The prediction has a mean pLDDT of 78. This is a predicted structure of a 92-nucleotide RNA (c-di-GMP-I riboswitch aptamer) from a Geobacteraceae bacterium. Of the family's consensus pairs, 94% are formed in the model. It matches the Rfam family "c-di-GMP-I riboswitch aptamer". From the family's description: GEMM was predicted in a large-scale screen for bacterial structured RNA regulatory elements. The source organism's lineage runs through Bacteria, Pseudomonadati, Desulfuromonadia, Geobacterales and Geobacteraceae.

RNA sequence: ACCCGAUAAAGCCAGCCCUGCCGAGAGGCGGGUACGGCAAGCGGCGGAUCUUUUCUCCACAAAAAUUACGCGAAGAUGGCCGAGCUGCCGAA
Numbered sequence: 001a002c003c004c005g006a007u008a009a010a011g012c013c014a015g016c017c018c019u020g021c022c023g024a025g026a027g028g029c030g031g032g033u034a035c036g037g038c039a040a041g042c043g044g045c046g047g048a049u050c051u052u053u054u055c056u057c058c059a060c061a062a063a064a065a066u067u068a069c070g071c072g073a074a075g076a077u078g079g080c081c082g083a084g085c086u087g088c089c090g091a092a
Stems, first nucleotide, its partner, number of pairs: 004090002011038003017032006035079001041085002045082003048077005055072001057070001
């Protein structure tokens, strides 16, 4: 230094729920609270899941209109998984 990692030390974060604000929504931010975590630090790159006020394509039907699912598009989740970047400690 790397791998790895503890009934170590020192710390950090904070799910559900409640609450204020923001958002159409998924959800976000603040406060309270702790289920957990040890990169639960950072960033949505890939997958996954979720959302869609608007936008695009579109089945059925003779046609037209409307519209569901789905595709696209736009978003959300970093406390879903993978990969990436950075960082604390040091027993075996």